[in-house]
Context: one part of a larger RNA
């Protein structure tokens, strides 16, 4: 000087209380660990790993494994030689790849030869998703959007160090006010940013449509007022009253306003902890391999399955199920675009069912279709008939949410040929509680103990 107490004040946070709704019990999705395997590549491992890298494992991806090939190599620079280049087509092979044939005569030139691009050799190299994240970059995670973290000069102590950063009081806040051997300053915090809520100007087509005329249809004619769009302003400051503070900071209440005391949200993460994660996104030091720990290829395999957890999805039903006629396929239009298309929103109203393993529930399994793509057996996904498992609200223990939030309802997008219960976003209707900080659990500031650095 921290750091540490089942040491004391103080404050805070869905931490706890108050609620609402879940997982954990069943079925499957899906990752993990085990355990099998020829191989089930490889990393993630408390919080901070387990719908995690992966925003798409049939083939490729692919790292794994079998098995048949290549060694200056699939790639990258330089020398030789020798051919453009590309190209039909046929044998053999699972295929990588051997062997063989057509066509084909480019383009620059100082005529020697050059430049591309293909073969052949030769060595220098290539190559490594092989090791070390405890040799490193640069990304990130986390405590934690917590309110801290430090410097100058000066004081004060022999000196490590204090002081400023403490004190009284506010704050979401080391915010701010007073006061004081300190006076400033810097990184943090606030604002400056972006978005939504109001409003005005400019603009008025693919958008709107109130008057006026028309039409099945804003369809036309006509308008640019509304709504919208999407530039450029305004709008709020605790700005006014009123109370209580220390005449301060600031806080309570009201008015007025579209909004009120930081109006919601997003972006943004100090100093530094964790030898935190990553060598497999890249880069990269070292060590290692080099007819092989590199390269091709075919199948297989990452999807195995007695079993454990993690995270979902659907359920058990009446605040509830159903109300068929399909995947899909042809065929015509449009698709720079507010223009045409993906596009059916779905809860929702009305009918029926009557508490049952049922018209809940929807695994599982026979069949027989679609789609995608060389290819659905291993291992897609979708759809008819048909078949109908557990499952009657879940020990212990434990999770998320304070408002346009939970719960609930569908929709898009990225990835992607194809495959979505994941993920990222969109709206739609829409709740309950908070007495309070004694306890649980994580910070913060001030004190204090200590056999602890």
């Nucleotide at each position: 000087u921290g750091a540490c107490g089942g040491g004391g004040g103080c404050c805070c946070g869905c931490a706890c209380a108050a609620g609402c709704g879940g997982g954990g019990g069943a079925g499957c999705a899906u990752g993990u660990g085990g355990u099998u395997c020829a191989a089930u590549u490889c990393g993630a491992u408390g919080c901070a790993g387990c719908g995690c890298g992966a925003a798409a494992a049939a083939c490729c991806u692919u790292a794994c494994c079998u098995g048949c090939c290549c060694u200056u190599g699939a790639c990258a620079u330089c020398c030789u030689c020798g051919g453009a280049a590309c190209u039909u087509g046929g044998c053999a092979g699972a295929g990588a790849u051997g062997c063989c044939u057509u066509g084909g005569g480019g383009c620059c030139u100082u005529c020697g030869g050059g430049a591309a691009c293909c073969g052949a050799g030769u060595g220098a190299c290539a190559g490594g998703g092989g090791c070390u994240g405890c040799a490193u970059g640069g990304c990130u995670g986390u405590c934690g959007u917590c309110a801290g973290c430090u410097c100058g000069u000066g004081u004060c102590g022999u000196g490590a160090g204090a002081u400023g950063u403490u004190g009284g009081g506010u704050u979401a806040a080391g915010u701010c006010c007073c006061g004081c051997a300190a006076c400033g300053a810097g990184c943090g915090c606030a604002a400056c940013c972006c978005u939504c809520g109001c409003u005005g100007u400019u603009a008025g087509u693919u958008g709107c449509c109130a008057g006026c005329a028309u039409u099945u249809a804003g369809u036309u004619g006509g308008g640019c007022a509304c709504u919208c769009u999407a530039g450029c302003g305004g709008u709020a400051c605790c700005g006014c009253c009123g109370g209580g503070g220390a005449u301060a900071a600031g806080c309570c209440g009201g008015a007025g306003g579209a909004a009120g005391g930081g109006g919601g949200g997003g972006a943004u993460g100090a100093c530094g902890u964790c030898a935190a994660a990553u060598c497999a996104u890249c880069a990269u030091g070292g060590c290692c391999c080099u007819u092989a720990c590199g390269g091709g290829u075919u199948g297989g395999g990452c999807u195995a399955c007695a079993c454990a957890c993690g995270u979902g999805c659907u359920a058990c039903a009446a605040u509830g199920g159903c109300g068929a006629c399909c995947a899909u396929a042809g065929u015509g239009g449009g698709u720079u675009a507010a223009u045409c298309c993906c596009c059916a929103a779905a809860a929702g109203u009305c009918g029926u069912c009557u508490c049952a393993g049922u018209u809940c529930g929807g695994a599982u399994u026979u069949u027989c279709c679609u789609c995608u793509g060389c290819a659905a057996c291993u291992c897609g996904a979708g759809g008819g008939c048909a078949u109908g498992a557990a499952g009657u609200u879940g020990g212990a223990a434990u999770c998320g949410c304070u408002a346009g939030u939970a719960a609930u309802c569908g929709c898009a997008g990225a990835u992607c040929a194809g495959c979505a219960u994941g993920c990222u976003g969109c709206g739609g209707g829409g709740a309950a509680u908070a007495c309070g900080u004694u306890c649980c659990c994580g910070g913060g500031c001030c004190u204090u103990u200590u056999a602890c650095a």
Predicted 3D model of a 453-nucleotide part of an RNA (small-subunit ribosomal RNA, 3' major domain) from an uncultured bacterium. Model confidence (mean pLDDT): 82 of 100.